Background:
Predicted 3D model of a 75-nucleotide RNA (transfer RNA) from a Candidatus Thorarchaeota archaeon. It matches the Rfam family "tRNA". By type it is a transfer RNA. The coordinates come from a structure-prediction model, not an experiment, and the mean pLDDT is 84.

RNA sequence: GGGCCCGUGGCCUAGGCUGGUUAUGGCGUCGCUCUGAUAAGGCGAAGAUCGCCGGUUCAAAUCCGGCCGGGCCCA
Numbered sequence: 001g002g003g004c005c006c007g008u009g010g011c012c013u014a015g016g017c018u019g020g021u022u023a024u025g026g027c028g029u030c031g032c033u034c035u036g037a038u039a040a041g042g043c044g045a046a047g048a049u050c051g052c053c054g055g056u057u058c059a060a061a062u063c064c065g066g067c068c069g070g071g072c073c074c075a
Stems, first nucleotide, its partner, number of pairs: 001074007010027003020058001029045005051067005
């Protein structure tokens, strides 16, 4: 330098193909509950610029282009 794949809460992750109302779940965190106490359990809550910029569209995590970061392969 070329090709391919990936980027979504603190961490992991679904959804992307086929655009459509408040973006899914788990762990963790916080509050309440339960217990003699802790863990486990139960109830609830907070928490995501969907890597960045632009384009298409009534509407973009999703489609298109460029860029950034990471990984694999080739040279």